[in-house]
RNA sequence: AAACGAGAGUUUGAUCCUGGCUCAGAAUCAACGCUGGCGGCGUGCCUAACACAUGCAAGUCGAACGAGAAAGUGGAGCAAUCCAUGAGUACAGUGGCGACCGGGUGAGUAACACGUGAUCAACCUGCCCUCGAGUGGGGAAUAACUCCGGGAAACCGGAGCUAAUACCGCAUAACAUCUUUGGAACGCGAGUUCCGUUGAUCAAAGCAGCAAUGCGCUUGAAGAGGGGGUCGCGGCUGAUUAGCUAGUUGGUAGGGUAAUGGCCUACCAAGGCUGAGAUCGGUAUCCGGCCUGAGAGGGCGCACGGACACACUGGAACUGAAACACGGUCCAGACUCCUACGGGAGGCAGCAGUGGGGAAUUUUGCGCAAUGGGGGAAACCCUGACGCAGCAACGCCGCGUGGAGGAUGAAGCCCCUUGGGGCGUAAACUCCUUUCGACCAAGACGAUAAUGACGGUACUGGUGGAAGAAGCACCGGCUAACUCUGUGCCAGCAGCCGCGGUAAUACAGAGGGUGCGAGCGUUAAUCGGAAUUACUGGGCGUAAAGCGCGCGUAGGCGGCUUUGCAAGUCGGGUGUGAAAUCCCCAGGCUUAACCUGGGAACUGCAUUCGAGACUGCGUUGCUAGAGUAUGGGAGAGGGAAGUGGAAUUUCCGGUGUAGCGGUGAAAUGCGUAGAUAUCGGAAGGAACAUCAGUGGCGAAAGCGACUUCCUGGACCAAUACUGACGCUCAUGUGCGAAAGCGUGGGGAGCAAACAGGAUUAGAUACCCUGGUAGUCCACGCCAUAAACGAUGAGAACUGGAUGUCGGGAGGGUCUGCCUCUCGGUGUCGUAGCUAACGCGUUAAGUUCUCCGCCUGGGGAGUACGGCCGCAAGGUUGAAACUCAAAGGAAUUGACGGGGACCCGCACAAGCGGUGGAGCAUGUGGUUUAAUUCGAUGCAACGCGAAGAACCUUACCUGGUCUUGACAUCCUGGGAACCCUGAAGAGAUUUAGGGGUGCCGCAAGGAGCCCAGAGACAGGUGCUGCAUGGCUGUCGUCAGCUCGUGUCGUGAGAUGUUGGGUUAAGUCCCGCAACGAGCGCAACCCUUGUCCUUAGUUGCCAUCAUUUAGUUGGGCACUCUAAGGAGACCGCCGGUGACAAACCGGAGGAAGGUGGGGAUGACGUCAAGUCAUCAUGGCCUUUAUGACCAGGGCUACACACGUGCUACAAUGGUAGAUACAGAGGGAAGCCAACGCGCGAGCGGGAGCCAAUCCCAGAAAAUCUAUCGUAGUCCGGAUUGGAGUCUGCAACUCGACUCCAUGAAGUCGGAAUCGCUAGUAAUCGCAGAUCAGCAUUGCUGCGGUGAAUACGUUCCCGGGUCUUGUACACACCGCCCGUCACACCAUGGAAGU
Repeated sequence: AAACGAGAGUUUGAUCCUGGCUCAGAAUCAACGCUGGCGGCGUGCCUAACACAUGCAAGUCGAACGAGAAAGUGGAGCAAUCCAUGAGUACAGUGGCGACCGGGUGAGUAACACGUGAUCAACCUGCCCUCGAGUGGGGAAUAACUCCGGGAAACCGGAGCUAAUACCGCAUAACAUCUUUGGAACGCGAGUUCCGUUGAUCAAAGCAGCAAUGCGCUUGAAGAGGGGGUCGCGGCUGAUUAGCUAGUUGGUAGGGUAAUGGCCUACCAAGGCUGAGAUCGGUAUCCGGCCUGAGAGGGCGCACGGACACACUGGAACUGAAACACGGUCCAGACUCCUACGGGAGGCAGCAGUGGGGAAUUUUGCGCAAUGGGGGAAACCCUGACGCAGCAACGCCGCGUGGAGGAUGAAGCCCCUUGGGGCGUAAACUCCUUUCGACCAAGACGAUAAUGACGGUACUGGUGGAAGAAGCACCGGCUAACUCUGUGCCAGCAGCCGCGGUAAUACAGAGGGUGCGAGCGUUAAUCGGAAUUACUGGGCGUAAAGCGCGCGUAGGCGGCUUUGCAAGUCGGGUGUGAAAUCCCCAGGCUUAACCUGGGAACUGCAUUCGAGACUGCGUUGCUAGAGUAUGGGAGAGGGAAGUGGAAUUUCCGGUGUAGCGGUGAAAUGCGUAGAUAUCGGAAGGAACAUCAGUGGCGAAAGCGACUUCCUGGACCAAUACUGACGCUCAUGUGCGAAAGCGUGGGGAGCAAACAGGAUUAGAUACCCUGGUAGUCCACGCCAUAAACGAUGAGAACUGGAUGUCGGGAGGGUCUGCCUCUCGGUGUCGUAGCUAACGCGUUAAGUUCUCCGCCUGGGGAGUACGGCCGCAAGGUUGAAACUCAAAGGAAUUGACGGGGACCCGCACAAGCGGUGGAGCAUGUGGUUUAAUUCGAUGCAACGCGAAGAACCUUACCUGGUCUUGACAUCCUGGGAACCCUGAAGAGAUUUAGGGGUGCCGCAAGGAGCCCAGAGACAGGUGCUGCAUGGCUGUCGUCAGCUCGUGUCGUGAGAUGUUGGGUUAAGUCCCGCAACGAGCGCAACCCUUGUCCUUAGUUGCCAUCAUUUAGUUGGGCACUCUAAGGAGACCGCCGGUGACAAACCGGAGGAAGGUGGGGAUGACGUCAAGUCAUCAUGGCCUUUAUGACCAGGGCUACACACGUGCUACAAUGGUAGAUACAGAGGGAAGCCAACGCGCGAGCGGGAGCCAAUCCCAGAAAAUCUAUCGUAGUCCGGAUUGGAGUCUGCAACUCGACUCCAUGAAGUCGGAAUCGCUAGUAAUCGCAGAUCAGCAUUGCUGCGGUGAAUACGUUCCCGGGUCUUGUACACACCGCCCGUCACACCAUGGAAGU
C1' cells in the first nucleotide's frame, strides 16, 4: 500500500429438518445461430505423432589447397579468328568450422522424467577470456583433372598425374599421463591436496602483409559458460491387482565408460522390495504458471519461459568437444514415387500450402532494415529464427453511428372503460458540429554517419456534407421487463418448477417494455455458489450411517515427578527460491488494452546460531490409573454326572354304555370289534407350574425342578504388595438365537410339507381332524436376525427427587425404622442438547482418545470377479439406465369392518302404507318430420308446469318478410281511427268509403300512422366449468371464527379442552387465558286463559214479538279486533359441589322452549338455473331473427318413481237426520221459482260482501237390507244418448244418463311415513283458469288412536381421543401378473 465471504427455486394442504436436482457469477486456444462501422494489442489443428504435390527453412571460408570456364564488354581484321577485359569470377573438388544451435511436436514415459534442495573426495568441456612453454627437420599418398569401361538411372569400377592448415614417422619437451620413492597439510576414516625424486611415453601448420604485425597451430594450468552422474523430499488412479524378484540383493576379480555403479562377465553368499501399498492394470510429458475461490482448496498445463522426450515405425553404431543426430549413415518393416524390371529414391511433429479427419483453427505474402545466430581477417554470404504485412469480431481494450431546440403531442401502428392512452421530443422542422470513414496536401521516430520490409504507414493540415455506420436476447416465478390477436393437451415451449384441453402476461405473431451493445444469444467443458467429501468446515437413537459380541497384533493415544538431549516446536541469520506472470509505485504509446523500469512478493527448501514451556527420546523416583494377595456374602453365569414329581400320550386290566370330539355353525375323525368318562398298573420322551419381581447373572447370543463335582466373572470391607504394567484396535482369532446341512441315536407332545373336512365367487389361507421332516441327544458344519437401547469402547466433569437388588458403616423407641456410602437396575425431571419426538450422572449434556460407518431415490446388497461353505448360501461389492424427488419429525383435517360419550321416527315398540291389480301423473327407453328444452343418488322423476285443443310453444312440415314483430335517431308524407268489398288455408295483397283531432306567440311542436336510407334491432342459439342474483343440501345440526395475551423455530396450539348440565359452544365450576363476533335462545306472527275498550253486518240471558234474532230492546254472554295481563324453575321438598341444573309437588287456562310458524352461522357439493331476470365472451344477420296455417309436446313391445280407487260386513246400498272452519265473488258469485232422471237450461232477487251468493259439509248417528259370494264388493273398459265452455272438442276437454262390469279376495325380495289433536280417516275451500285437477299442489276444519323396555345393532350427525404411507382426502392410496407398443441389452435361427 492493497485485499477481505449475499443467495434463490423445487418434496407438503401447510410446517420444520435432512437431502438431491436446478439457477443467478467468473472464465475459455472454443464452436454454432442472427447481426456486423473503425482502430490498437494479442491469439489462431484441442481431432489423424494421418498421408503429403511444390517452393523455401544450413551454410560459409580463395587470407588452408590444386584446378578453373562461359556469356558479356572493348580493340584489330573482309571474314574465320585473335588480343585485352570479364577473372583467378561461376560450377565443382580436397581441407577447416558449422550443421548437436535455432525451429516443430507431445507419441512414449508414473520414471531421478520433472520440481526443489543437496552432492560428485567418482566426471567431461570445441569456440571464448587469463597465464606459461613451443612451433625444428623430413616422408608417402589422394580427390579434383585426363583416358578407358559398366549402368535406364542413382551411381560405380580400372589406369594415370597433382597440392595443402589433409595424412605419417623422426627430433625436442613439461607443472601432462603412467611409474619408483621422501615429506607436509586436511579429513573420524577410506582418502584428497601440495612440495620433491627415478624411469618411460606423447606435440605442432601454416596463411596474409613490403614490413611492423595480425590471424592460426601444438602443449600445460586456470576461468567463464555448458553438460554428465548420485541422493533427500514433493506431485494421478484402481486392492473386484497381495504378494513381487535369478542379474534378482550383496561380495570378490575383471571388462567397459569422461565418470560411480550388476552397467556387463565369471565365481561366492541368499538375499532384496511390500499394507506408510510392492507387483500388476488404467491414465498422463513435468514445472514457472493459467482459470476459479474470501481463503483453504479445486480444475488446467494453449500461447510466453525452463526442463524432458520424439523426428515414418523398430534397431544400431559412425563422426565429433558434444549425437546414438528432424532437413547424417547402415539394417529391418510399412507406405509412396521412378524404372529400360536389372535396380533405385523418399520421410513437413521447420515456414507456407494440399488431401483427409472434424463442430472447428489463417497466406504456397514481404524483408534480412532491426534483434539474434553460423561462416569469414573483412567486405560479405546464409538465416520461413526473427521483423512485418494478409485472413478470422477468436479474445481484451478504445472510438463512432450525431448534438441543441422542437406539441398541432402530426401521420402510421397498438391498446381502449370509446372519454382517451402509448410509441413520443421520438419524427417532421430550425440551428449547429464533423470524431471515424471519403478525397487533397504535407509527412516522421524506429539508424546520433550509410542501409527502412513495414510504408507514403503513424501523426498533422485542408475540402464537403448528418452525411456511409445497430443489432441480439429476453419479458410466468427464480429474474429487470405486459398487453392484444391467433391456436385450443393441437401446433409448440422448457435451465428447474412447469405452461397449452376457447378468455394462455409461459406456444406463434404484433405493439410496448427490459437487458447488453459491434455485438448478442445457444451449446460444450472448468471453478464457484456446494459446509453436497466438511484441514479451515459435516455427520451416524428415528432422516444415509455403530461391525451381533469378545480377545488381541501392528498402529494411534496415554498419570505425577527429577534430570539430560534438542527430533518435533518457537525465534534470529545466511544461501537459494531464473526471467516473465500476480500486487504496488513510477514512466511510454492522445486514453485504455499493451509495453518499459524499480520495489514487494514467491507463504518453499537447505544450512547455521539460540530458546527449552509443551510433545518426543533417555533417566530418577512416586501412587491417585491398572493389577496381585487376605477376608466376606449374592447370583436361572458355564460344563458334567445323578435324582424327582405334576401333566400329555400309548399299552395292559377293571367298572360302564352310546356316543365322543370339534366349531361361529358344521363336517372329516374316533366309537357296539365297546370309544369318551372313570379306577389301578406299566412304558417312554420332552418340558420344569406355583415361587416370579421394569428381580438376578453373563461380553453378546442367552440362562429357570433338585443334588453333587469341576470352573469363569463381578461386588464389598480393611490392610499389604507391584509401580503406568494403561485405553482403543486395521489385518487376525474365538463365541454367536432360530432355521438349515452331515453321521449316528431318540421320538411323548407339538408341528412346516402333505391328506381330508369346512369357509368362500375361488380359498393352494385363516378354522377343524390327522400328520412327516424338524423340535431332543452326541459329534461336525453354517455365521445370519427388527443379533435393537435401531444408541461402538474407555476416561473425566456437570442440580435433584423417588423405587428396587447386592455389600458395608452409623444411629434408634432394636425382628419391622432412619441416615450415610460403594456397585448394579428402573421411573420422573433442572441446566444443556435436539429438526422435532425426546435424551437428561446408565446423556442423545460438556470435553479427550481410538476404532467402525455415511454422502439423493431406484437399479441393488443385484451382476461380474475373489475368498469361505457339503449345500443352502455368506462376505467383499459395481455400472449402464432412470426419476426430481425419496425421506425424518411434528401440525390441521379427512378416514378406520379403532376406542369413549351423546343426539335424531336412526333402530327397537306400534299404527297405516308402497312393492301385486286397474287407472292417473312424471321419467327412462323406443318411435317419430317433430315427439321443444331443462332437472338425474339422498338433494331428478304429480319437478320448472298455480292448469299444452288454437294461443301458450321454444319443436316439425309448408307458405311468407328482410331496418324487420319490438327500441332510439334522420328525411318525406299523412290526423289517429272507423266501416264495406275481393283473392287466399292464413300471414298477406288489393278496391272503396267515412273522418280532419290537441297545444300554439301561427313559425311550428307533441302523440299516432305510412314510406325511404343507414346506424342498428332480434336470437328460449352455445358456455351455470367465465358470472351476478336466486335456490337446493348437509341442517335448525351446534357449531364457525376474531382481537389482545401466552406457548411453540414453525405449520399451529390455547381460548373452543376438562368436571357437571342442557334441545343448544345452554349455563355453572375449574383452567394462561381475558374478551368479542356470526350462529343457539329471546325479540316477530299464530293458537290456548283472562281483563279493558268498541257493539254492526255479530250475539240474545232478562222484557215484549215472530214461522224465523224476524222486529223492538239490550251489549251480560258468544264472537269480532285493538290494547294489556299471564309462565319466571317464581314457590315448596329432594338430589347435586353451598353452583348450574335435574326430579317430584302445589297453585294455575297453560310448567319447565306450552303447541305451530317465520327465521338457515363459517362453509361443502366447479350442486341447480345463461329457458324467470341480468350479464362477459363466442356464434348467427334475406336467418339460429319475424309472421301464418296445420301438426307435435297427448306416440307405446317395455322399465321405474309418485299417487287415486279397491279387493269389502269397523262394509255396500236405500231412507231419515245433526254439527264446521277457512276461503272466493263484478267480463263475477248467482238465491227463490220453473223445466229436465241428470249434466244443465230458463229466470232474475240480492251482493263491490261478519249483511247476499258459492254452500247441500262428509264421516258420525238412527232405521232397513245384503250374509262372505268375484258378490247389492270393485269400478276399469267399451257401446249408445246427451250437457257445458270455446272461432273450433278429430288428433286432444270436462261432465251427465242408460247399458257394459276387466283386473283385483290384502300383495315376493325389498321399502316408506308417523311420538298427539300426531298417525289414520272424513269432507270443504282456494290459486292457475274461457273450459279442463274425482287422483296434483296449497290451506281448512270433523272424528280421533296405538307404542317407545331401551341404545347392542343399521343410517345420519356432534364432541374428545387414537392410528395413518390419505390431502382430488377410503369413490383415497397402492402391489403384482398379463396384453399391446416403443427403447436399450443379451441369446438363437437365418442371411
About this RNA
The prediction has a mean pLDDT of 85. This is a predicted structure of a 1391-nucleotide RNA (small-subunit ribosomal RNA) from Candidatus Sulfotelmatobacter sp. Lineage of the source: Bacteria > Acidobacteriota > Terriglobia > Candidatus Korobacteraceae > Candidatus Sulfotelmatobacter. Rfam family: Bacterial small subunit ribosomal RNA. The RNAcentral record of the sequence draws on ENA and SILVA.